RNAcentral holds the full RNA, with entries from ENA. Predicted 3D model of a 694-nucleotide part of an RNA (large-subunit ribosomal RNA, domain II) from a Patescibacteria group bacterium. Rfam family: Bacterial large subunit ribosomal RNA. Rfam links the family to the GO terms ribosome and structural constituent of ribosome.
[in-house]
Context: one part of a larger RNA
RNA sequence: GCCGGCGAGUUUACGUACACGGCAUGGCUAAGGGCGUUAGCCCGGAGCCGAAGGGAAACCGAGUGUGAAUAGCGCGAAAAGUCGCGUACGUAAGACCCGAAGCCAGGUGAGCUUGUCAUGAGCAGGGUGAAGUUUGUCGAAAGACAGAUGGAGGCCCGAACCCGUUGAUCGUAUAACGUCUUGGGAUGACUUGUGACAAGGAGUGAAAAGCUUAUCGAACCUGGUAAUAGCUGGUUCUCUCCGAAACAGCUUUUGGGCUGGCGUCUGAUGUUUCUCCCGGGGGUAGAGCACUGGAAGGAUCAAACAGGGAGCAAUCUCGUUGAUCCUAUCAAACUCCGAAUACCGGCGAGUAUAAGUCAGGCAGUUAGACGAUGGGGGCUAAGCUCCAUAUGUCGAGAAGGGAAGAGCCUAGAUCUCAAGUUAAGGUCCCUAAAUCCGCGCUGAGUGCAUCACAAGGAAGUGGAAGUUCUAAGACAGUGAGGAUGUUGGCUUAGAAGCAGCCACCAUUUAAAGAAAGCGUAACAGCUCACUCAUCGAGAAUUUCUGCGCCGAAGAUAAUCGGGGCUAAGCGCGGUACCGAAACUGAGGGCUUGAAUGCGGAUCCGUCUGCAUCAAGCGGUAGGAGAGCGUUCCAAACCGCAAUGAAGGAUAAGGGGUGACCCAUUCUGGAGCGUUUGGAAGUGAGAAUGCCGGC
Numbered sequence: 001g002c003c004g005g006c007g008a009g010u011u012u013a014c015g016u017a018c019a020c021g022g023c024a025u026g027g028c029u030a031a032g033g034g035c036g037u038u039a040g041c042c043c044g045g046a047g048c049c050g051a052a053g054g055g056a057a058a059c060c061g062a063g064u065g066u067g068a069a070u071a072g073c074g075c076g077a078a079a080a081g082u083c084g085c086g087u088a089c090g091u092a093a094g095a096c097c098c099g100a101a102g103c104c105a106g107g108u109g110a111g112c113u114u115g116u117c118a119u120g121a122g123c124a125g126g127g128u129g130a131a132g133u134u135u136g137u138c139g140a141a142a143g144a145c146a147g148a149u150g151g152a153g154g155c156c157c158g159a160a161c162c163c164g165u166u167g168a169u170c171g172u173a174u175a176a177c178g179u180c181u182u183g184g185g186a187u188g189a190c191u192u193g194u195g196a197c198a199a200g201g202a203g204u205g206a207a208a209a210g211c212u213u214a215u216c217g218a219a220c221c222u223g224g225u226a227a228u229a230g231c232u233g234g235u236u237c238u239c240u241c242c243g244a245a246a247c248a249g250c251u252u253u254u255g256g257g258c259u260g261g262c263g264u265c266u267g268a269u270g271u272u273u274c275u276c277c278c279g280g281g282g283g284u285a286g287a288g289c290a291c292u293g294g295a296a297g298g299a300u301c302a303a304a305c306a307g308g309g310a311g312c313a314a315u316c317u318c319g320u321u322g323a324u325c326c327u328a329u330c331a332a333a334c335u336c337c338g339a340a341u342a343c344c345g346g347c348g349a350g351u352a353u354a355a356g357u358c359a360g361g362c363a364g365u366u367a368g369a370c371g372a373u374g375g376g377g378g379c380u381a382a383g384c385u386c387c388a389u390a391u392g393u394c395g396a397g398a399a400g401g402g403a404a405g406a407g408c409c410u411a412g413a414u415c416u417c418a419a420g421u422u423a424a425g426g427u428c429c430c431u432a433a434a435u436c437c438g439c440g441c442u443g444a445g446u447g448c449a450u451c452a453c454a455a456g457g458a459a460g461u462g463g464a465a466g467u468u469c470u471a472a473g474a475c476a477g478u479g480a481g482g483a484u485g486u487u488g489g490c491u492u493a494g495a496a497g498c499a500g501c502c503a504c505c506a507u508u509u510a511a512a513g514a515a516a517g518c519g520u521a522a523c524a525g526c527u528c529a530c531u532c533a534u535c536g537a538g539a540a541u542u543u544c545u546g547c548g549c550c551g552a553a554g555a556u557a558a559u560c561g562g563g564g565c566u567a568a569g570c571g572c573g574g575u576a577c578c579g580a581a582a583c584u585g586a587g588g589g590c591u592u593g594a595a596u597g598c599g600g601a602u603c604c605g606u607c608u609g610c611a612u613c614a615a616g617c618g619g620u621a622g623g624a625g626a627g628c629g630u631u632c633c634a635a636a637c638c639g640c641a642a643u644g645a646a647g648g649a650u651a652a653g654g655g656g657u658g659a660c661c662c663a664u665u666c667u668g669g670a671g672c673g674u675u676u677g678g679a680a681g682u683g684a685g686a687a688u689g690c691c692g693g694c
Stems, first nucleotide, its partner, number of pairs: 001694006011093008020084004026049003032043004053060002063075004096234002099231001103224006114198009123188001125157003128153001132149007161185003167180003200216001202212003237627006247260005261365002263362007271354001272355001274350003277346004286337001287335002292331003296327008305319001307318004368394004372389006399410003414588004419584003425578003428563003434575001436574006447565002456550002460547010477534005483507003488502003513528001516527003589617005595612007628683001630680008639672002647667003653662003
């Protein structure tokens, strides 16, 4: 891991509600007792609930309390209960099941390990050579030196032994800490055998909270004990109807609760709901500047006006501050104004298998997500965060589209169909359907739905509009001229159109600047403006706009979903077709109906069946209803069974919407079923479930 078996809302008491039953001239017995064939029957009215309430009470009583009150107000009166049984929920208990770490009590442990005690044991070999002793020499002596002897040491090297430094190995191991290598100690605070002593808030500890039998920041075993767990996991058959919430208030509260909101079921009410219509108040969006404030330009006026300039001064000028006016403006905490929606009220009308409200039973929910719109925070960042909306979807929603995809678009799946029509979206191939029609645009593979683009730049190209010049000849090209006073004056070494300053006239002209650029030391020289000729038809410029270009750098050649496409791209218009569980068609099922018709039973309260019609039938938490199956009990079936019970197997037979039932055949070898009721150790795929097998 698989298979099989086991495995989780139980029981008692009390309470509440509902269903059913008994009695209601109120209902019921409890403890206890009697009888008995041990199934049960009979006594037992103590007591409980109800039939009257109000008051603290005395007390009064359909009233009573308060009060001076015959007032007002509060609570009452005008609806039948009670007992049993079943179901649901609540409370008390282990209380649906499994799960802690822990706490306490009583015991068991020092055969591991720590320390200690007693008694034993072990330490190859080699080195060094302390004290002491002795001999000699010296010395007056104390003593010194030298030789010999001696054999000290938590001394040195190094086996056994003890340890465990390094590296490797192993790492489902040979091993729940090993092996190999290398290393430390190795006469000592050494190692070790045996026997003993010390223990659980206690021991022991050269101290690491180490060790106390693979267990230690409090051992192990048993008990209290099914500790507690607002936490995690799990919680077993079917079908039918309805169907939420992720919000508010309070909470040592925020992943938990309680109450309300939203769901469901029962009863009541009977249109109260919703839509239209009618009538209201508002100060939002917008707008505005009449107030409060902000802020730009201009004009006027004033000032016992900062400062600067001019002037001897008076004063003038630039400016400063304030006010008024004009023009153009801004505001969540401005408003002279002012919607749409929303909200409130109402006579009516429509809607009715649709809603609302009230009372009661049972819940679940209180981590929400994205989209749209209006906002706050943030950067008008976030798949960000916080609000709002009778908002949408997901949640709890399948199907089609979006390449793929909870929240986007279409559309809400009762079942069947090898029928049809559409939606969104599509129609070259992958891939169902147009290589469809008409008119344009793009030439960049731009693009081929969105998610991938900016400032800026450019005779890309299409459209629209304006202005100027133009057969009295434009624009471009070509030919020619572009002069004179004059080298203007000043400045300067020089300054001649062209370093700089000032002026910028006049003449001749078809036209020609006291010169727009290059150039020279200065001149010279080359162009330009301007003019004529030639040529012969449009030219120049500005604005708006469509589609493109550059700007444009990333990790697979790596992307429009792909192939690929010059349309199969973009814009406008049109006609077909494809396309879903939508709609339609055909057939079946179920639910509901204060719809209709026809029955059956009846304690006359009601219960129940069939047909037709209509509407409905996605669904998590959850509410309600109806069933299937297992074990046991009672009764009936004069039920079945060796001519084969139960159990096991059975895709292909039959029935049921389904849980499942019946039949058949094989196996098996002794019990079992059906119906009507009753009672539960009553249904397995999950719990790192438990046990067994493989």